[in-house]
Molecule: c-di-GMP-I riboswitch aptamer
Organism: Anaerolineales bacterium
């Protein structure tokens, strides 16, 4: 030195909640805050899960318009899993 692994240490990051903005919603971004996390860095590749503006379809209605109901993803979600890329530090 390099894997594996995960003791110390030094750093890191930030769930819920709470403001603010931004979308049609999940969400996201910023402040606060701390649930935790050895990748809780980063990538939407396979999967999984979440939304449904628009689209179709069906139903009512004060009827070419408005109400709900159901399907739909190329929307999201990498702090769901699994892969791929990078990376601190060095006990057993």
């Nucleotide at each position: 030195u390099a894997u594996c692994c995960g003791a110390a240490a030094u750093a890191g990051c930030a769930a819920a909640c709470c403001u603010g903005c931004u979308g049609a919603a999940a969400g996201g971004c910023a402040g606060g805050g701390a649930c935790g996390c050895a990748a809780a860095g980063c990538c939407a590749u396979g999967g999984g899960u979440c939304u449904a503006c628009c689209a179709u379809c069906c139903c009512g209605c004060c009827c070419g318009g408005c109400g709900g109901g159901a399907u739909c993803a190329u929307g999201a979600c990498c702090g769901c899993c699994a892969g791929g890329c990078u990376g601190c530090c060095g006990a057993a």